[in-house]
Parts: sequence; structure tokens; C1' cells
RNA sequence: GGGCACGUAGCUCAGGGGAUAGAGUACUAGAUUCCGGUUCUAGUGGUCGAAGGUUCGAAUCCUUCCGUGCUCG
Repeated sequence: GGGCACGUAGCUCAGGGGAUAGAGUACUAGAUUCCGGUUCUAGUGGUCGAAGGUUCGAAUCCUUCCGUGCUCG
């Protein structure tokens, strides 16, 4: 340098045109306990990598760029 895949919550991931963007875990508060852990309940946390385009409508489709990984030379 060519090709392919990926980028969504602190972390691991789902969601592949339309609902308020979700789960687990973590964190916070409460219940439980002598205290802690476990368990249960509730809550906080996201400009969906960036910019532009298509569309009535984009995390989702297209283009470019950035980053990561694999592969070819």
C1' cells in the first nucleotide's frame, strides 16, 4: 500500500429504516445482616467513532475520514 471485519453505558454485548436505544456486569440508595458478602427492589449512567449524503424518518443504508483487529504483498 490492497482486501475484509469491527467501533453502541465504566466494562462485555444486543439492536441491521419508525416505540422513550436495551441487557448483563459495575456504580449509588434502600431492604435483609451484629458488620461484610450473598439475595431482593429502585435509581444513575449514551450527543450510537467524526463529518457529509439518501429518506417524511438513520445507531441501522451510502460516501469520505479516524481508530482497532485479521489477511495479502
The RNA shown here (transfer RNA) has 73 nucleotides and comes from Gloeocapsa sp. PCC 73106. RNAcentral holds the sequence, with entries from ENA and Rfam. Model confidence (mean pLDDT): 82 of 100. It matches the Rfam family "tRNA". It is annotated as a transfer RNA. Rfam links the family to the GO term triplet codon-amino acid adaptor activity.